[in-house]
Context: one part of a larger RNA
RNA sequence: GGACGAACGCUGGCGGCGUGCUUAACACAUGCAAGUCGAGGGAGAACUCGAGUGGGGUAACCCACUCGGGGGGAGACCGGCGAACGGGUGAGUAACACGUGGGCAACCUGCCCCAGACUCUGGGAUAACUCCGGGAAACCGGGGCUAAUACCGGAUACUCUCGGACCCCCGCAUGAGGGACCGAGGAAAGCUCCGGCGGUCUGGGAUGGGCCCGCGGCCUAUCGGCUUGUUGGUGGGGUAAUGGCCUACCAAGGCUUCGACGGGUAGUUGGCGUGAGAGCGUGGCCAACCACACUGGGACUGAGACACGGCCCAGACUCCUACGGGAGGCAGCAGUGGGGAAUCUUGCGCAAUGGGCGAAAGCCUGACGCAGCGACGCCGCGUGCGGGAUGAAGGCCUUCGGGUUGUAAACCGCUUUCGGGGGGGACGAAGCGAAAGUGACGGUACCCCCAGAAGAAGCCCCGGCUAACUACGUGCCAGCAGCCGCGGUAAGACGUAGGGGGCAAGCGUUGUCC
Numbered sequence: 001g002g003a004c005g006a007a008c009g010c011u012g013g014c015g016g017c018g019u020g021c022u023u024a025a026c027a028c029a030u031g032c033a034a035g036u037c038g039a040g041g042g043a044g045a046a047c048u049c050g051a052g053u054g055g056g057g058u059a060a061c062c063c064a065c066u067c068g069g070g071g072g073g074a075g076a077c078c079g080g081c082g083a084a085c086g087g088g089u090g091a092g093u094a095a096c097a098c099g100u101g102g103g104c105a106a107c108c109u110g111c112c113c114c115a116g117a118c119u120c121u122g123g124g125a126u127a128a129c130u131c132c133g134g135g136a137a138a139c140c141g142g143g144g145c146u147a148a149u150a151c152c153g154g155a156u157a158c159u160c161u162c163g164g165a166c167c168c169c170c171g172c173a174u175g176a177g178g179g180a181c182c183g184a185g186g187a188a189a190g191c192u193c194c195g196g197c198g199g200u201c202u203g204g205g206a207u208g209g210g211c212c213c214g215c216g217g218c219c220u221a222u223c224g225g226c227u228u229g230u231u232g233g234u235g236g237g238g239u240a241a242u243g244g245c246c247u248a249c250c251a252a253g254g255c256u257u258c259g260a261c262g263g264g265u266a267g268u269u270g271g272c273g274u275g276a277g278a279g280c281g282u283g284g285c286c287a288a289c290c291a292c293a294c295u296g297g298g299a300c301u302g303a304g305a306c307a308c309g310g311c312c313c314a315g316a317c318u319c320c321u322a323c324g325g326g327a328g329g330c331a332g333c334a335g336u337g338g339g340g341a342a343u344c345u346u347g348c349g350c351a352a353u354g355g356g357c358g359a360a361a362g363c364c365u366g367a368c369g370c371a372g373c374g375a376c377g378c379c380g381c382g383u384g385c386g387g388g389a390u391g392a393a394g395g396c397c398u399u400c401g402g403g404u405u406g407u408a409a410a411c412c413g414c415u416u417u418c419g420g421g422g423g424g425g426a427c428g429a430a431g432c433g434a435a436a437g438u439g440a441c442g443g444u445a446c447c448c449c450c451a452g453a454a455g456a457a458g459c460c461c462c463g464g465c466u467a468a469c470u471a472c473g474u475g476c477c478a479g480c481a482g483c484c485g486c487g488g489u490a491a492g493a494c495g496u497a498g499g500g501g502g503c504a505a506g507c508g509u510u511g512u513c514c
Stems, first nucleotide, its partner, number of pairs: 001514004006510005013381006019374002021339001026337003030334003035081003040078002047070010088292003098216007107209002112205008120154004129144006160185005166179003170175001190197002218264003225255003230252008267289004271282004294315005317328004345371001347370003353367001354365004384414004394405004418455001420450005428441001431438002458503005463484003469498005479486002
């Protein structure tokens, strides 16, 4: 000098774009953050029509109940898809975690795309509902009824899977590909507004993932030896799949001064800061990958999880309780307490982009789009412009002549950015919808008009380094200080004032890195 997710002191006009718990991965009140599909299914209230019964009324009629038809919202239930994405955090991790380059002849992949074939025939349940019972509750048990794109049989299936033996061909090896034969096994679901939407099997693609390997990137030897599933083999198990991943048996190996093992520290990268570069430091925002979801462990479902807002067990903690037993997990968005030098609103909207579901309308979406708060940062703008000497007054200094503040002010003329008031007023929607209509931001940006210099300057420094000097006060005191050093009676170094220098809505200080 540059940089910062900064903090602190003094000060503070406006706007745009960014950015904002670095500490306690401390504990959390409250609300919201993942639903959707009636074009899979049963049931179905309001409302309405008709009939009947009862009640009120002189009557028209009104009310209640029952039965039948139409109708079809919300809620609940079965079923499907989603909930494994999106969002948060950085605790753990020195590891194939990450980066980069390869390998899988050792693998999987819902939805989507392409191609081929198929969609035949049966069955038994169950939730909702109803009845009964238990419980304070959370909820639970029993009897009965019922549907399906829920569940289970049977049929068919070249291509699929498995077993057997054959031929061709390819590969670095295990081995891969193709052809033909025999045997065994394995599918499906319907709905419809008649346009479609679906279902099953097989092959291919796309996308996403899994596994393996080379190389690369911290400190410590005041850690020198480490290891028994350890290293390898065989058989078996397990997985989508290789593997000591697991297991039985066998062998005795494997790693290490090119630093094993141990300890400390740490998410990694693209990047970012600095620097001429080499390098050094760093990993906040954004993006990619990884890991985690109160702590520890476990599996279930599923194409995908060992699953933040799922389940089970254990533990700590909090809450409810009728004391028998239950409920909970903000490292989602806001917000609270606490910790701290320190870090925001319990806001608006699904209008846009994106996501889930749906044929669609649409619903959901604290992702996201916006707004709010904070000079936290960067950038832009303003706080006026021109004239004006008798160099006014006042202040300060003075050798008392004067000098300086200083064209500075007053005064004259002019302008009106920003802010204020008034009027007009968007793009973002080439979307969605049959049409009507449909924008959170927002009456915002932007445009026009109005008034009036009117509302808008501070902070640090002035001994040398380093740009800027005098006076007074103080008297090794009070104090200053980044280093050298100032202060003990004339201090340009302390304090105040005048003047000056620097930067400016900031200026200084502190911390950290180069």
Small-subunit ribosomal RNA, 5' domain from an uncultured bacterium, 514 nucleotides, folded computationally.
The full RNA is in RNAcentral, with records from Greengenes.